The RNA shown here (c-di-GMP-I riboswitch aptamer) has 83 nucleotides. The sequence was found by an Rfam model in a public genome assembly. It matches the Rfam family "c-di-GMP-I riboswitch aptamer". Rfam's curators write: GEMM was predicted in a large-scale screen for bacterial structured RNA regulatory elements.
RNA sequence: UUGAAUAUUCAGCAGACCUGUCGAAAGACAGGGACGCAAAGCCACGGGCCUAAAGUUAGUUCAAUGACAGCCGGGUCACAAUC
Numbered sequence: 001u002u003g004a005a006u007a008u009u010c011a012g013c014a015g016a017c018c019u020g021u022c023g024a025a026a027g028a029c030a031g032g033g034a035c036g037c038a039a040a041g042c043c044a045c046g047g048g049c050c051u052a053a054a055g056u057u058a059g060u061u062c063a064a065u066g067a068c069a070g071c072c073g074g075g076u077c078a079c080a081a082u083c
Base pairs, nucleotide, nucleotide: 003083004082012037013036017032018031019030020029021028022027035070041076042075043074045073046072047071048068050066055062
């Protein structure tokens, strides 16, 4: 330096829920809060899921340009010990 498997939450992140702001919504951000997480760091590239404002439809239909990285894969970067 690379790879593998294992354990660990001192330090790290933070589900549901609550409050505020933004948003048509999904959802995002901030504070509180912890279900969990060894990439639950980052990137919407592939699959998938969610929403449907504008547009569209006979319609409550269709439809992402919106959204999810804590759904899976991929890419990228990184911490401690062991082999």